[in-house]
This is a predicted structure of a 105-nucleotide RNA (TPP riboswitch aptamer (THI element)) from an Actinomycetota bacterium. The model forms 100% of the base pairs in the Rfam consensus. The sequence was found by an Rfam model in a public genome assembly. NCBI's taxonomy places the organism under Bacteria, Bacillati, Actinomycetota. Rfam family: TPP riboswitch aptamer (THI element). Rfam's curators write: Vitamin B(1) in its active form thiamin pyrophosphate (TPP) is an essential coenzyme that is synthesised by coupling of pyrimidine and thiazole moieties in bacteria. Model confidence (mean pLDDT): 76 of 100.
RNA sequence: GUUACAGGCCGGGGGAGCCCCGAUUGGGGCUGAGAGGCCGGUUCACGGCGACCCCUUGAACCUGAUCAGGCUAGGACCUGCGAAGGGAGGCUCGGGAUGGGCUCA
Numbered sequence: 001g002u003u004a005c006a007g008g009c010c011g012g013g014g015g016a017g018c019c020c021c022g023a024u025u026g027g028g029g030c031u032g033a034g035a036g037g038c039c040g041g042u043u044c045a046c047g048g049c050g051a052c053c054c055c056u057u058g059a060a061c062c063u064g065a066u067c068a069g070g071c072u073a074g075g076a077c078c079u080g081c082g083a084a085g086g087g088a089g090g091c092u093c094g095g096g097a098u099g100g101g102c103u104c105a
Base pairs, nucleotide, nucleotide: 001098002097003096005094007092008091009090010089011055012054013053014052017030018029019028020027021026037049038048039047040046061086062085063084067080068079069078070077
């Protein structure tokens, strides 16, 4: 100097679906790590924060997709698509392996 592994710090990315009651606000249920907890604006999930997941060893998440098959009360609920196309990382520390240089004997 390089490197697989573990840790730390800082930074970054992302989603929020479906069904029922109800009647516009709330309650319940399904899957899931997470299905909107708080604040602001003000009605749009817009901005900020939080929880959770993920950060190239990248199926977190997006596109294809108003996709295909199955199942269901319904829905990415399951499978396929999928070796597809995209997708957010730097620094540092530890012991290990290894390359080079220098010095001494």